[in-house]
């Protein structure tokens, strides 16, 4: 340099409900909660769901592929 079959979490993220809050809404964002999660980290590019006062704006990155950076693990 390559790789993600297996292991491994001190540490880290955090579904669903609940509360605040901010949006017309999809859904942000704050506490609380953990079902999960090894990129559940960032990026709407393709493909997709979903909203809207509806045809062009917007939402999802925890919905699959990419693309981009780190962690661990093998490993020359």
């Nucleotide at each position: 340099a390559g790789c993600g079959a297996a292991a491994a979490a001190g540490g880290c993220c955090a579904a669903a409900c609940c509360c605040g809050u901010c949006g017309u809404g999809a859904g942000g964002c704050g506490g609380g909660g953990a079902c999960g999660g090894a990129a559940a980290g960032c990026c709407a590019c393709g493909g997709g769901u979903c909203u809207c006062u509806g045809c062009g704006a917007g939402a999802c990155a925890g919905c699959c592929g990419g693309g981009u950076u780190g962690c661990c693990a093998c490993g020359a």

The RNA shown here (c-di-GMP-I-GGC riboswitch aptamer) has 76 nucleotides and comes from a Desulfobacterales bacterium. Its Rfam family is "c-di-GMP-I-GGC riboswitch aptamer". The literature on the family includes a 2017 paper in Proc Natl Acad Sci U S A by Weinberg et al., "Bioinformatic analysis of riboswitch structures uncovers variant classes with altered ligand specificity". It was read from a public genome assembly, where an Rfam model found it. Its mean pLDDT, the model's own confidence on a scale to 100, is 78.